This is a predicted structure of a 74-nucleotide RNA (transfer RNA) from a marine sediment metagenome. Its Rfam family is "tRNA". The family's RNA type in Rfam is transfer RNA. Rfam describes the family as follows. Transfer RNA (tRNA) molecules are approximately 80 nucleotides in length.
RNA sequence: GGACCCGUGGUCUAGUGGUUUAUGACAUCUCCCUUACGCGGAGAAGAUCCCAGGUUCGAUUCCUGGCGGGUCCA
Numbered sequence: 001g002g003a004c005c006c007g008u009g010g011u012c013u014a015g016u017g018g019u020u021u022a023u024g025a026c027a028u029c030u031c032c033c034u035u036a037c038g039c040g041g042a043g044a045a046g047a048u049c050c051c052a053g054g055u056u057c058g059a060u061u062c063c064u065g066g067c068g069g070g071u072c073c074a
Stems, first nucleotide, its partner, number of pairs: 001073007010026003018057001028044005050066005
């Protein structure tokens, strides 16, 4: 330098044009349980869906550019 893939709570992720509140697990916090810790049960908080523009009545989703990461080729 070229090709392809990925970017969503603290971490790992589901979702893939439309209904209110973007899914789940782990972690965090509160309560219950326990002598206590852990396990278990109930609940809560936590997201500019990487950034900018475009298409559309409507974009996390489609398109373009940028940024970052990965794999392969040279």